[in-house]
């Protein structure tokens, strides 16, 4: 230090709409039982899809002080130089902070920073 495995691991939606599939269930036909059809379109019950609200721990964004380098000022100083001080721009620069781009949040499952074990690979 890297990735598997096991184990623990938080937050946000009981939100509003639609009718495209499916379910119920309504008609019609049938009928022993099974069922077929519907330009019923009833229920938002499930996915879907829109809007809206929302979270921050997959992952990403920014950057504080600190360093550095340019370049200006003040002081000392005849000058040159070093080297102090103070500014200006640029680089560098962490997160569990920040941003909510991604991502998640609608009852149960799924992610999941980290963390603890296990046997590995590599330096």
């Nucleotide at each position: 230090u890297c990735a598997c495995u096991c184990u623990g691991g938080a937050a946000a939606g009981c939100a509003g709409g639609a009718a495209a599939g499916g379910g119920c269930g309504g008609c019609a036909c049938a009928a022993a039982c099974c069922g077929u059809g519907c330009g019923c379109g009833g229920c938002u019950c499930c996915u879907u899809c829109c809007u809206c609200a929302c979270c921050g721990a997959c992952g990403g964004u920014g950057a504080a002080a600190g360093c550095c380098g340019u370049c200006c000022c003040g002081g000392c100083g005849c000058g040159u130089g070093u080297g102090c001080g103070g500014g200006a721009c640029g680089g560098u620069g962490a997160a569990g902070c920040u941003c909510u781009c991604a991502g998640g949040u609608u009852c149960a499952g799924a992610u999941g920073a980290c963390a603890g074990a296990g046997g590995g690979g590599g330096a």